Small-subunit ribosomal RNA, central domain from a Vicingaceae bacterium, 346 nucleotides, folded computationally.
Model confidence (mean pLDDT): 88 of 100.
The source organism's lineage runs through Bacteria, Pseudomonadati, Bacteroidota, Flavobacteriia and Vicingaceae.
It was read from a public genome assembly.
It matches the Rfam family "Bacterial small subunit ribosomal RNA".

Context: one part of a larger RNA
């Protein structure tokens, strides 16, 4: 390389958009580039293969043939692919009506809790643990009440619920923005699928500048525990967690399962439409769950939300360690990221 694979054995890119490229619905006409057939030329000799012959055989050699699967030219064929052109509607998109949701961005508002402050009542403890101690408290704590201030998060509803490409999204409300679904089959008429490079988004932590700082809390300090205890437990507590702007670009970024399309028994929930109301059996489209037939699978399992049967395109794998390391390149303020070996060894 061919092949075989990628849920869990090595292997699906974190996700989307999209360029080149690859692939592409139905009917007709035309062309003849691919494709197929014929003919001609060329395809050196030697070699390989076949036949016959020559060295006493063979190796070796000679003669003849075949072959040289290719290329070029030309004449035809036209099913398939391609080009051009005409048409179509089922793929795709649009329109109209209805509808759905924790989808996004910005602003406003709310109550509970917590902490702090002030005042009042009031007196000796509070707090914490397995037990304690550090800590707080007669300079009046803790408890209770009233008022005020602050930041962060939104109990119940709440659910195998819903929405989003993924990351993710949850108090209420307003504005702006995006998306999906259903119905009508009205419009366009293949406008599609995938997607290297690229671009955008991308949890947490971390970084830069400026704010903010209630609670929690790496680091750190103290108290315990212990043989020790750089821990688990306790008392404190800085960065951080929050906001704005800018970086970083990684995660068990998981369904450990790429995207799209078609086909393939049943049962039972649920969410959003439509339809039907004959009040009963049930239908249909789009999601989201569970169980299961066949099939698949090494098994676990999966099973119309496939890991079944097929097709197109992309990504990736090829024994373990060395190693996601070194070197180089590139991105980054840095931390580091991306790309990514070999010697050696088993």
């Nucleotide at each position: 390389u061919u092949g075989g694979g990628u849920u869990u054995a090595a292997a699906g890119g974190g996700u989307a958009c999209g360029u080149a490229g690859g692939c592409g619905g139905a009917a007709g006409a035309u062309u003849a580039a691919g494709u197929c057939a014929g003919u001609a030329g060329u395809g050196a000799a030697a070699g390989c293969c076949c036949a016959u012959c020559g060295c006493u055989c063979a190796a070796c050699g000679a003669u003849g043939g075949a072959a040289c699967u290719g290329c070029u030219a030309u004449u035809g064929a036209u099913a398939c692919u391609g080009g051009u052109u005409u048409u179509c509607u089922u793929g795709a998109a649009u329109a109209u009506a209805c509808u759905u949701g924790a989808a996004g961005u910005a602003g406003g508002c709310g109550g509970a809790a917590u902490a702090c402050g002030a005042c009042a009542u009031g007196u000796a403890g509070c707090g914490g643990u397995g037990a304690a101690a550090u800590g707080c408290a007669u300079a009046g704590a803790g408890a209770u009440g009233u008022c005020g201030u602050a930041g962060a998060a939104c109990a119940c509803c709440g659910a195998u619920u819903g929405c989003g490409a993924a990351g993710g999204c949850a108090g209420c409300u307003u504005a702006c923005u995006a998306a999906g679904g259903u119905a009508u089959u009205a419009u366009u008429g293949a406008c599609g699928c995938u997607a290297a490079u690229g671009u955008a988004c991308g949890a947490a932590a971390g970084c830069g500048u400026g704010g903010g700082g209630a609670g929690c809390g790496a680091a750190c300090a103290g108290g315990a525990u212990u043989a020790g205890a750089u821990a688990c437990c306790c008392u404190g507590g800085u960065a951080g967690u929050c906001c704005a702007c800018g970086c970083c670009g990684u995660a068990a970024a998981c369904g450990a399962u790429g995207a799209u399309u078609a086909c393939u028994c049943g049962g039972u929930g649920u969410c959003g439409g439509c339809g039907a109301c004959a009040u009963a059996c049930a239908g249909u489209c789009g999601g989201u769950g569970c169980c299961u037939a066949a099939g698949c699978g090494a098994a676990a399992g999966u099973g119309a939300u496939a890991a079944g049967u097929a097709a197109u395109c992309c990504a990736c794998c090829u024994g373990g360690g060395g190693a996601g390391u070194a070197c180089g390149a590139u991105c980054g303020c840095a931390a580091g990221g991306u790309u990514g070996a070999a010697a050696c060894u088993c």